Model confidence (mean pLDDT): 75 of 100. The RNA shown here (SAM riboswitch aptamer (S box leader)) has 126 nucleotides and comes from a Flavobacteriales bacterium. NCBI's taxonomy places the organism under Bacteria, Pseudomonadati, Bacteroidota, Flavobacteriia, Flavobacteriales. Its Rfam family is "SAM riboswitch aptamer (S box leader)". Rfam describes the family as follows. The SAM riboswitch is found upstream of a number of genes which code for proteins involved in methionine or cysteine biosynthesis in Gram-positive bacteria. For this family Rfam cites "The plasticity of a structural motif in RNA: structural polymorphism of a kink turn as a function of its environment" (Daldrop and Lilley, RNA, 2013). Its family is annotated with regulation of gene expression in the Gene Ontology.
[in-house]
RNA sequence: AUUUUAUAAAGAAGAGGUUAGAGACUGGCUCAAUGAUCCUCUGGCAACCAACUUAAAGUCCCAUGUAUUUGGGAUUGGAAAACCGGUGCCAAUUCCUGAUCCCGAAUGUACGGGAGAAUAUAAAUU
Numbered sequence: 001a002u003u004u005u006a007u008a009a010a011g012a013a014g015a016g017g018u019u020a021g022a023g024a025c026u027g028g029c030u031c032a033a034u035g036a037u038c039c040u041c042u043g044g045c046a047a048c049c050a051a052c053u054u055a056a057a058g059u060c061c062c063a064u065g066u067a068u069u070u071g072g073g074a075u076u077g078g079a080a081a082a083c084c085g086g087u088g089c090c091a092a093u094u095c096c097u098g099a100u101c102c103c104g105a106a107u108g109u110a111c112g113g114g115a116g117a118a119u120a121u122a123a124a125u126u
Base pairs, nucleotide, nucleotide: 001126003124004123005122006121007120008119013042014041015040016039017038021031022030023029025098027096028095043090044089045088047087048086049085053080057076058075059074060073061072062071063070094118100115101114102113103112104111
């Protein structure tokens, strides 16, 4: 960098450094010398992955019992899963919007909802 899947209306700070734009892009609208953005440290949040531990359920053995039950052990299984770990994240719904399509409303050159596209993150893959 490619592809696939999932998620994206919740949540989360301070200090130091730097110095002009930043929020992916279009058009808006916001943030920003009262220092945004970015980098480092500390702190925090919890989307995915990993995982100590372990439930339901199945199988086998032993005992009990004459019930079609109960108890124990072994084995398979793996719902859930704190702390810690690997990434990520800590202004505004991914800030809103968009090429395209559908539904409703409307008879304006405009509205609402949904899908989808794009983007971001994670896991796997090439």